A computed fold for a 1477-nucleotide RNA from a Candidatus Uhrbacteria bacterium, annotated as small-subunit ribosomal RNA. The sequence is in RNAcentral, with records from SILVA. The prediction has a mean pLDDT of 82.

């Protein structure tokens, strides 16, 4: 002082959350000492036990104890007595109204702070001046008797006093009546004096010093009451009052006063908020914070209130009384059941409630307080000590060296680092705590007296001894790693973290940060200028009332004078102390505590100034009105009055169709439609004129003409003289739709019926159609009532265009030009350029501000719930108006920017479609997939970009797959180490399907230790086509050989970002050119490469009959839009020449940024993770070839442009020694035998087919077609059953040109045709990859499919349309509304009945009795608020993967949206007026 989090990124608004203090706390976890302080915020809920208010014998009688003293004595004692000291219940006097508790009530003169009391009181104390004279009834204690469980009470008898009662005196007191004085608001008031009448007092004790008693004046101190002002909440409380407000009069009171009564007027109070609800002691002050302020009122001081609930009173100076007295009621105790007792919200203390809060301690030493003359007695006030880290302070848990950088622990790239000088070890000290010894201050007041305390402090001993945790390490926010889990368990304050490599969950290592504490939660403040006084918005982000009038308010030109309320300066009183700053002191420091001064912004009252605002009076004319002139104009109501159309009806004319739509069908029509003449009727609306026009406050006004009527600008002088602006509440008008009553109804036209689309289609299209839509009267009172912009004033560049008024010029009069005055618009268009200043987050506004001021009034304060629900008002309904909260999410939103995207637009391209050739889709077989099967039918591949794909070759093998057998350092390899065994090996035999496994025989080299070589054991590496292509590396397909992707510098924007790269031309191409706030520059295009078509030169062997150069190889040439002509500023374009080739000649190789988590762990390499007598290996059979079906890709066919025969003829490219394989001979043929030549332009594979000719077949399922099936062979291979190819004879299926559909080609191409190679023993190849041979056809074009590039354009999209998002329905949780009704509570009303008690009356000699009216508690009764509950139910919000649709967002595939009205499972459709967002 800020920081996180809305986006792909920005900038804004704007909530949420965090870091900081602070607590009377709680809780977890941990826990050495001291000091000072705080401790029941809950149940003002109930309470056992003990203590919290007593004293005084110097008021008073008795009694009673000690002691004296005296009698008597049985020697124990008794009685008697008083100089003295005590003790007791009563009588009396004080005090008890204070100390201490608590905060229920209470919004109020309670409380604060300021004044007033001439409207008052005051015990105890203090001060002044006086007085205390005399007499008298009596009662308690005391006996005596009597009732009663008890509490207690009655009844007789005795007595006392500073109790009580009565008289004198009394200037001065009190209360009346008179005079005079000063002052008056003429009501009276104020000193103070005079005079007169009536009246009122005392108490004594003593130790002799005193102490008390009365009346009276003043003081101090406490009090009472009244003013002014000051501080919640809510209007979804607006009217409230009847002792209410006022007089008069009387009670009444310590006193004013309706405080109370009786009569008399009808007032008071309220939007400046009464009443009524809800809360709630109040103040000094505490806590936050820069302040302004916002929260709070525990400790400590004022101050009220209150004492089991309510109600009363009595005593007294003082109470309506915490530990006093009566009633009433709950409770709770005790009872002999007849009645009685209590009242902890004192101080401990218990039970209960709760997340929670202490000791039934000491002491009356100190301070203080009550009595008392005093000693003294009381005091749970208080002074102290205990419990509790509850808070603040402080202090310790050692301190110095000490590397093998021990050992362990953690972590590693394995080297090592880290914990970490830290520890062990050495040396040292000893605060703290322990044990000992000494020891206080606080004592005042001569002396005597200390709970705390043997406390503090001091002094010695010993010995590192007794003493460290919590929370946290993703980011905010200092502080990181390894394991374990694997969207599980779990974490979070926001964001968010976990789905197998988690710094975020759990543990462990380490590191932060604070420490006797640490985190957690509560709640207050602050950051939050997020309620904005200081210090904020309202076009689009929440926010301007639909509009006007217009009350109270508020606010208000110019000048003068006065005034001094406001404001300003000075004085002054107050503003208790504490607290709070400072500045000193005392406690070892601090916290604590004590003294000085300061400050508490506040409010009386004097003075004083007089700029601005009030206020009062005067005066202007610039604001406002008004008067007169003419003017424009869809301003308003009414009346009248026209023509065009629609359409119906009548006649006429005509004849089969007409509407209608993408397309049809409902619908009309042969009973005459439509369609065309004429007539006649209705009702509605007013074409052209018409415009960025005009009027109106808006809403809104449009045919003509008339009649009454409001505004309004403009021009000229004249008049009023601040009359002004704005406007809560009020009132008035308001578009459509709807609502009532009554007309009226031509077209349109919600509902509603068809009719079509469609999966449906309660729509969009169509045919029909009722309310309504028009009138007229009255409701309604809303709109996206929009300029999404409240009204008035001024002030600050401009241009231009049009409305209306007027001036100048000018004219015969205008027009035109020029000025000006009010309105309305716009700053743009063409190729380009210009759009001040200032404001805005941008978009934008810009003299019609959203600039810059002033001034009044509306509104707003995160999203959702919800403009809803309760409540009120208003409407006939509809519904308007005004208006929350529970709960729930961190976001909701605005503007711009870069993509994507669009059933948006422009442009451009591509065998993309079109023009065409010829195919696939049927047909048979091949081949590869799904899918099913199976022990297995191994895995990958899956739109384009998977499917004759990995495989360019599965009978063993390959092989990964499945059944059996069988090895376990292994199937191969290496390095140590021992053993020594033996050459290894080979060879026989035995089991065995082979693997393998047993036996059994022979034997080498050498310098002779051993060495090599093998074999076994041990160790240390193995091995796995298991699994993760979503942990990778490599390489690969695709968009696409598409024209693209980007950068440095510069410039533009607050940024994101943008220019460059956009626009013209132009190209295959961001190819080039122009022109440009860009000027360059990469990566791609292109070119450089390879083959090919001409041509030249060399070389020529194996090529050719020769020669020569068809031929092979190497070298060069040669094509640049170079040239001519049009076009063009150029770039380039058309066309010609020439040339083998002509405009990249034509083919290839070469694939930018980057998409797709594309593909591949099974080519291979990898990390992690998993298996180790097996997910390794070895072998044998098997299976990868299965087969109802589906689909891709192909071959062959359906035949005559063919098919079979028979002759003839013409390539290229390739291979070839474990090989090609020639003659020649043998077989019908596959082929065999044969073995020449060939390591190749030399031998071979090799006979090239189509074409050509000839001949047959005659439109048939054939002489087409050749599946399929029998039989007979060849050939490779250990080995053709499952599974091989191929020949010969036999057989002779389907099929007769192929539904939707959909594919390949633009020239040597498409079709057709036959050749070769790779792989391989063979072969499944009709696949593939090359070769030549024959050789077409079509492109008008770019509207339409797809794909693609460039620019614009919307956009709620960014996982990017395979996005997004809307309502019903269903499940589930959760707050809250509604509800037949039910349960509770608070306040008041009416009436009933009334205790104590108090006025008043009566009785009583008196104690006392009665009665009247008040009067708590209780009773009855309707209402009125508030709260809790409720079957059921309308909606609302949440909830990884429900159901129905597709409403919005793109032209969202009918533009959307706002009132509104019916309609519909649902989003929603539809009519009708309005916005444009």
């Nucleotide at each position: 002082a800020g920081a996180g989090u809305u986006u792909g990124a920005u900038c804004c608004u704007g909530g949420c959350u965090c870091a900081g203090g602070a607590u009377g706390a709680a809780c977890g976890c941990u826990g050495g000492c001291g000091g000072c302080a705080u401790g029941u915020c809950u149940a003002a809920g109930g309470c056992a036990u003990g203590c919290a208010a007593g004293u005084c014998a110097a008021a008073c009688g008795a009694a009673u104890u000690g002691c004296u003293u005296u009698u008597c004595u049985u020697c124990g004692g008794a009685a008697a007595u008083u100089a003295c000291a005590g003790u007791u219940a009563g009588u009396g006097g004080c005090a008890a109204a204070c100390g201490g508790g608590a905060g229920c009530g209470u919004a109020a003169c309670a409380c604060a702070u300021u004044g007033g009391u001439a409207a008052c009181c005051u015990a105890c104390c203090u001060c002044g001046a006086g007085c205390u004279c005399g007499u008298g009834a009596a009662u308690a204690a005391u006996c005596c008797a009597g009732g009663g469980a008890a509490a207690c009470c009655u009844g007789g008898a005795c007595u006392a006093a500073u109790a009580c009662a009565c008289g004198a005196u009394a200037u001065u007191g009190a209360u009346g009546g008179g005079g005079g004085g000063a002052c008056u608001u003429c009501g009276g008031u104020c000193a103070u004096u005079c005079c007169c009448a009536u009246u009122g007092a005392a108490a004594g004790c003593u130790u002799c010093g005193g102490c008390g008693g009365c009346a009276c004046g003043a003081g101090a101190g406490g009090g009472g009451c009244c003013u002014a002002u000051g501080g919640c909440u809510g209007a979804u409380u607006a009217g409230c009052u009847u002792g209410u407000u006022g007089g008069u009069g009387a009670g009444g009171u310590a006193a004013a006063g309706g405080c109370u009564c009786a009569c008399c007027a009808a007032g008071g109070c309220g939007a400046c908020g009464a009443u009524c609800a809800g809360u709630a002691c109040c103040g000094g002050g505490c806590g936050u914070g820069a302040g302004a302020g916002c929260g709070u009122g525990g400790c400590c001081c004022g101050g009220c209130u209150c004492a089991c609930u309510g109600g009363g009173a009595c005593u007294g100076a003082g109470a309506c009384a915490c530990u006093g007295c009566c009633c009433a009621g709950a409770c709770a105790c005790c009872u002999a059941c007849g009645g009685g007792u209590g009242g902890c919200u004192g101080c401990a203390g218990u039970c209960a409630a709760g997340a929670a809060u202490c000791u039934u301690c000491c002491g009356c030493a100190a301070u203080g307080g009550a009595c008392g003359a005093a000693a003294g007695u009381c005091u749970g006030a208080c002074g102290g000590a205990g419990c509790a880290a509850u808070g603040c302070c402080g202090c310790g848990u050692g301190c110095a060296g000490g590397a093998u950088g021990a050992a362990g622990g953690c972590c590693u790239u394995a080297g090592g680092g880290u914990c970490g000088u830290a520890a062990a070890c050495u040396g040292c000290u000893u605060u703290u705590a322990u044990c000992a010894g000494g020891g206080a201050c606080g004592a005042a007041c001569a002396a005597a007296u200390g709970a705390c305390g043997g406390u503090a402090c001091c002094u010695g001993a010993a010995g590192a001894a007794u003493a460290a945790g919590g929370g946290g390490c993703u980011g905010c926010u200092a502080a990181u790693c390894a394991c374990g889990u694997g969207c599980c368990a779990g974490c979070a304050g926001c964001a968010g973290c976990g789905g197998u490599a988690a710094u975020a969950c759990g543990u462990g290592a380490g590191c932060c940060c604070c420490g006797a504490g640490c985190g957690u939660u509560a709640u207050c403040c602050g950051g939050a200028u997020u309620u904005a006084u200081u210090g904020g918005g309202c076009g689009u982000a929440a926010a301007g009332c639909g509009u006007c009038u217009g009350u109270a308010g508020g606010u208000g030109g110019u000048u003068u004078u006065a005034u001094a309320a406001g404001u300003c300066a000075u004085g002054u009183g107050u503003u208790a102390a504490a607290u709070c700053u400072u500045c000193a002191g005392g406690c070892u420091c601090a916290a604590c505590c004590u003294g000085g001064a300061g400050g508490c912004u506040g409010c009386g009252c004097g003075u004083g100034a007089u700029a601005c605002u009030g206020u009062a009076a005067a005066a202007c004319u610039a604001g406002a009105g008004g008067a007169c002139g003419g003017u424009a104009g869809a301003g308003g109501u009414a009346g009248a009055u026209g023509g065009a159309a629609u359409u119906a009806c009548u006649g006429g004319u005509g004849u089969a169709g007409c509407g209608g739509u993408a397309a049809a069908a409902u619908g009309c029509g042969u009973u005459a439609a439509u369609a065309u003449c004429a007539g006649u009727a209705a009702g509605a609306a007013c074409a052209c004129c018409a415009a960025a026009g005009g009027c109106g406050a808006a809403g809104g006004c449009a045919a003509u003409c008339u009649a009454c009527u409001g505004g309004a600008a403009c021009g000229u002088u004249c008049c009023u003289g601040a009359c002004a602006c704005u406007c809560a509440g009020a009132g008035a008008c308001g578009a459509a739709a709807g609502c009532g009553u009554g007309g009226g109804u031509a077209g349109c036209g919600a509902a509603u019926g068809g009719g079509a689309u469609u999966a449906g289609a309660u729509a969009c299209c169509c045919c029909a159609g009722u309310a309504g839509u028009c009138c007229a009267c009255g409701c309604c009172g809303u709109a996206a009532a929009c300029g999404a912009u409240g009204g008035a004033u001024g002030c600050u560049a401009g241009g231009u265009a049009u409305u209306g008024g007027g001036a100048g010029u000018u004219u015969c009069g205008a027009c035109c030009c020029u000025c000006u005055c009010a309105g309305u618009g716009c700053c743009g268009u063409u190729c380009a350029a210009a759009c001040a200043a200032g404001c805005u987050a941008a978009c934008g506004c810009g003299u019609u501000a959203a600039g810059c001021a002033u001034c009044c009034c509306g509104c707003c304060u995160g999203g959702g719930g919800a403009g809803u629900a309760c409540g009120g008002c208003c409407g006939c309904a509809a519904g308007g108006c005004u208006a929350a909260a529970a709960c729930u999410c961190a976001a909701a939103g605005g503007a711009a920017u870069a993509g994507a995207c669009g059933g948006g637009g422009a442009c451009c391209u591509g065998c993309a479609c079109a023009a065409g050739c010829g195919g696939u889709g049927g047909a048979g077989c091949g081949u590869g997939u799904g899918g099913u099967u199976u022990a297995a039918u191994u895995c990958g591949a899956u739109a384009c970009u998977a499917a004759g794909c990995g495989a360019g070759g599965a009978a063993c093998c390959u092989u990964a797959c499945c059944u059996g057998g069988g090895c376990u350092u292994a199937a191969a390899u290496c390095a140590u180490a021992g053993c020594u065994g033996c050459a290894a090996a080979c060879c026989u035999c035995c089991c065995g399907a082979a693997a393998g496994g047993g036996a059994g025989a022979u034997u080498a080299c050498u310098u002779a230790g051993a060495g090599g070589g093998u074999g076994c054991u041990a160790u240390g590496a193995a091995g796995g086509u298991g699994c993760u292509g979503c942990a990778u590396g490599g390489u690969u397909g695709u968009c696409g050989u598409c024209a693209g992707c980007u950068c440095g510098u510069g410039g533009c924007g607050u940024g994101a970002g943008c220019u460059g790269u956009u626009c013209c031309c132009u190209u295959a191409a961001g190819u080039g050119g122009g022109g440009u706030a860009a000027c360059g520059a990469g990566c791609g295009c292109a070119a450089c490469c390879c083959c090919u078509a001409u041509c030249a030169u060399g070389u020529g062997u194996u090529a050719c009959a020769a020669g020569u150069g068809u031929c092979a190889c190497a070298u060069g040439a040669g094509a640049c839009u170079g040239c001519c002509c049009u076009c063009g500023c150029a770039a380039g374009a058309g066309g010609g020449a020439g040339g083998a080739a002509g405009g990249u000649g034509g083919g290839g190789a070469c694939g930018a940024c980057g998409u797709c988590a594309a593909a591949u762990c099974a080519g291979c390499a990898u990390g992690g993770c998993c298996c180790u007598u097996a997910c390794g290996u070895c072998c044998a059979g098997g299976g990868c070839u299965a087969c109802a079906c589906a689909c891709g890709c192909g071959c062959u066919a359906c035949a005559a442009u063919g098919g079979c025969c028979a002759g003839u003829a013409c390539a290229a490219u390739g291979g070839g020694u474990u090989g090609c394989c020639a003659a020649a001979u043998c077989g019908c043929a596959a082929g065999a035998u044969g073995g020449a030549g060939c390591u190749a332009a030399u031998c071979c594979c090799u006979u090239a087919a189509a074409a050509c000719u000839g001949g047959u077949c005659c439109c048939a399922g054939u002489u087409c077609g050749g599946a399929u099936c029998g039989g007979a062979g060849u050939c490779u291979g250990c080995a053709a059953c499952u599974c091989g190819a191929c020949u010969c004879c036999g057989u002779g299926a389907a099929g007769u040109u192929g539904g939707a559909a959909u594919c390949g080609c633009u020239a040597g191409u498409a079709a057709c045709g036959g050749c070769g190679a790779a792989u391989c023993a063979g072969c499944u190849a009709u696949g593939u990859c090359g070769c030549c041979g024959u050789g077409a056809a079509u492109a008008c074009g770019u509207u339409c499919u797809c794909g693609g590039g460039u620019c614009u354009u919307g956009u709620a999209c960014u996982c990017a349309c395979c996005g997004c998002c809307c309502g019903u329905c269903a499940c589930g949780u959760g707050a809250a509304g509604a509800a037949a009704g039910u349960a509770g509570g608070u306040a008041a009303c009416a009436c009933c009945c009334g205790a104590a008690c108090g006025c008043c009356g009566c009785c009583g000699u008196a104690g006392g009795g009665c009665g009247u009216c008040g009067g708590a508690a209780g009773g009855u009764g309707g209402g009125a608020c508030c709260u809790g509950u409720g079957a059921u139910u309308a909606g609302c919000a949440c909830g990884a993967a429900g159901u129905c649709g597709u409403a919005a967002c793109a032209a969202g595939g009918c533009a959307c949206c706002c009132g509104u009205a019916g309609c519909g499972g649902a989003a929603g459709c539809u009519g009708u007026g309005g916005g444009u967002g």